TPP riboswitch aptamer (THI element) from a Phycisphaerae bacterium, 95 nucleotides, folded computationally. It was read from a public genome assembly, where an Rfam model found it. The model forms 96% of the base pairs in the Rfam consensus. The coordinates come from a structure-prediction model, not an experiment, and the mean pLDDT is 77. Its Rfam family is "TPP riboswitch aptamer (THI element)". Rfam links the family to the GO term thiamine pyrophosphate binding.
RNA sequence: AAAUAUCGCUAGGGGUGGUCGCCGACGCGACCUGAGACAAACCCUUGGAACCUGAUCCGGUUCAUGCCGGCGUAGGAAAGCGAAUUCGACGAACC
Numbered sequence: 001a002a003a004u005a006u007c008g009c010u011a012g013g014g015g016u017g018g019u020c021g022c023c024g025a026c027g028c029g030a031c032c033u034g035a036g037a038c039a040a041a042c043c044c045u046u047g048g049a050a051c052c053u054g055a056u057c058c059g060g061u062u063c064a065u066g067c068c069g070g071c072g073u074a075g076g077a078a079a080g081c082g083a084a085u086u087c088g089a090c091g092a093a094c095c
Base pairs, nucleotide, nucleotide: 002086003085004084006083007082008081009080010079011045012044013043014042016039017032018031019030020029021028022027051076052075053074057070058069059068060067
């Protein structure tokens, strides 16, 4: 100097659906999937599928739902520093 399925600090980006019950409404409770369904939480930050568009999309499944897969080598999308580990250029000393 380079590398990373690692760690830390700071900064930034993002999503929050479905079913049932209660309620005049605001809202509250339970259940399903998931990292996360308002948690001072979770995930992601260019080696970017966190997330958005396509999408009131297509196939499957379910009580229902981006629940699963396709779409997707698509188009967008937010970074710096330090530590640890690995590798190891150049130079010097010595033999």